[in-house]
RNA sequence: GAUUGUCUUCAGGGCGGGGUGAGAUUCCCCACUGGCGGUAUAGUCCGCGACCCGCGCAAGCGGCUGACCCGGUGAAACUCCGGGACCAACGGUAUAGUCCGGAUGGAAGAAGACGGGU
Numbered sequence: 001g002a003u004u005g006u007c008u009u010c011a012g013g014g015c016g017g018g019g020u021g022a023g024a025u026u027c028c029c030c031a032c033u034g035g036c037g038g039u040a041u042a043g044u045c046c047g048c049g050a051c052c053c054g055c056g057c058a059a060g061c062g063g064c065u066g067a068c069c070c071g072g073u074g075a076a077a078c079u080c081c082g083g084g085a086c087c088a089a090c091g092g093u094a095u096a097g098u099c100c101g102g103a104u105g106g107a108a109g110a111a112g113a114c115g116g117g118u
Stems, first nucleotide, its partner, number of pairs: 001118001003116008016030004031098002033088002035048004043086002052063004068084005090101003
C1' cells in the first nucleotide's frame, strides 16, 4: 500500500424590497438558494441519495424520480469565461424551491479510530 471487518464523528441552502388584498415570506414585479460520487471545476451530462408509491411484522426489496441553450478559450469543458433561459417531493396555511411540520428522523457519501489479512 491492495483488500476486508467493527465502531465513531460529520453530512442542504435560500424571501430582503415593492404591489394587490380583510388576510399572502404562498398571488404579481424584483431578489435569493443549489446534497453526494464521476468527468476539464456541473442544481440542468452520467450515476446516486432524499421525497413519493407498492409489498413486507421488520430488516429490506421493487417502482417512480425535475430542469440548458448560444458564443468564446482549449488537446479536452452541456462543468471554465461571456450572454440569455430553466428546474426544485409530500402535509399545513390565501396558491410556498425560500415559512411551519413529519425531521432531536433518514441518507448518498466524507473523514477518522481499532482490528483481520496478504
This is a predicted structure of a 118-nucleotide RNA (FMN riboswitch aptamer (RFN element)). Its mean pLDDT, the model's own confidence on a scale to 100, is 86.